[in-house]
Molecule: Glycine riboswitch aptamer
Organism: Alphaproteobacteria bacterium
RNA sequence: ACCAUCCCCGCGGGAGAGACCGGACAGCCCGGCACCGAAGGAGCAACCGCCCCGGAAACUCUCAGGUAACAGGGACCGCAGGAAAAAA
Numbered sequence: 001a002c003c004a005u006c007c008c009c010g011c012g013g014g015a016g017a018g019a020c021c022g023g024a025c026a027g028c029c030c031g032g033c034a035c036c037g038a039a040g041g042a043g044c045a046a047c048c049g050c051c052c053c054g055g056a057a058a059c060u061c062u063c064a065g066g067u068a069a070c071a072g073g074g075a076c077c078g079c080a081g082g083a084a085a086a087a088a
Stems, first nucleotide, its partner, number of pairs: 005084001007082002010079004018033001020032004034067003040063001041061003047055003
């Protein structure tokens, strides 16, 4: 100096599930029932490690969030930029 990895930012793609019932004028809001999993969170565990212990999922749960379109959010994928950065 470059690079894996982690983090931040921008752009593009991005699913699922009630246009449910009642109150109030649609929406927002409140209550009730039903449903979804791909923000987050939690649990088990295959597996992995430096094996005392720790790291662990897109699996499971549904606390949170979400359930017509629009809007917003959105794991993950691709491109680009920034900072940090071990080993060889």